[in-house]
About this RNA:
Predicted 3D model of a 77-nucleotide RNA (Glycine riboswitch aptamer) from a soil metagenome. The sequence is in RNAcentral, with records from MGnify. Its Rfam family is "Glycine riboswitch aptamer". About the family: This family represents the bacterial glycine riboswitch.
């Protein structure tokens, strides 16, 4: 790196229309730990280069379970 288990946080089961339900459509609010961007330190011919990250930003994703999930242990390859 991959794969399989376990652990896994934050935010409105918000308001309206519509629906058997799931969803979807439109508003306001708020999360950061998929992904995704941005930048410090450094090198320099001072034109650039190389740019981390749990910082930032919310582009995407979330904000009842579900599922997802950075990161963490253990096992195989």
């Nucleotide at each position: 790196g991959a794969u399989a288990c376990g652990g896994g946080a934050g935010a409105g089961a918000c308001c309206c229309a519509g629906u058997a339900c799931c969803u979807c459509g439109g508003g306001c609010g708020c999360c950061g730990a998929a992904g995704g961007a941005g930048c410090a330190a450094g090198u320099u011919u001072u034109g650039a280069c190389c740019g981390a990250a749990a910082c930032u930003c919310u582009c995407a994703g979330g904000c009842a379970a579900a599922a997802g999930g950075a990161c963490c242990g253990u096992a195989u390859c």